[in-house]
c-di-GMP-I riboswitch aptamer from Terrihalobacillus insolitus, 91 nucleotides, folded computationally.
Of the family's consensus pairs, 90% are formed in the model.
Its mean pLDDT, the model's own confidence on a scale to 100, is 79.
NCBI's taxonomy places the organism under Bacteria, Bacillati, Bacillota, Caryophanales, Terrihalobacillus.
Its Rfam family is "c-di-GMP-I riboswitch aptamer". Rfam describes the family as follows. GEMM was predicted in a large-scale screen for bacterial structured RNA regulatory elements.

RNA sequence: UUCAGAUAAAGGCAAACCUCGCUGAAAAGCAGGGACGCAAAAUCACAGGUCUACGGCGGUAAGUGCUGGCUACGGCGGCUGGAUUUCCUGG
Numbered sequence: 001u002u003c004a005g006a007u008a009a010a011g012g013c014a015a016a017c018c019u020c021g022c023u024g025a026a027a028a029g030c031a032g033g034g035a036c037g038c039a040a041a042a043u044c045a046c047a048g049g050u051c052u053a054c055g056g057c058g059g060u061a062a063g064u065g066c067u068g069g070c071u072a073c074g075g076c077g078g079c080u081g082g083a084u085u086u087c088c089u090g091g
Stems, first nucleotide, its partner, number of pairs: 002091004012038002017033003021030003036078001042084003046081003049076003055071003058067003
């Protein structure tokens, strides 16, 4: 440097759930608790996928109402690919 690996060691992260906590329209994110799991469950929304629909476009309607059909400029890195960084062991 490269490849492989977790029933090794030292460490790391933190699912579901809970909070008379915070932000947000929501998805979701943050904080505290908590551990299902993770060899990159470290960082990045570039590609695919997926979630939400404030707003926009529609539908219905006499109507300022109703509906929630379409849509990301919003999210998900613990969905996949990709890029970058990285502990240990072995080849």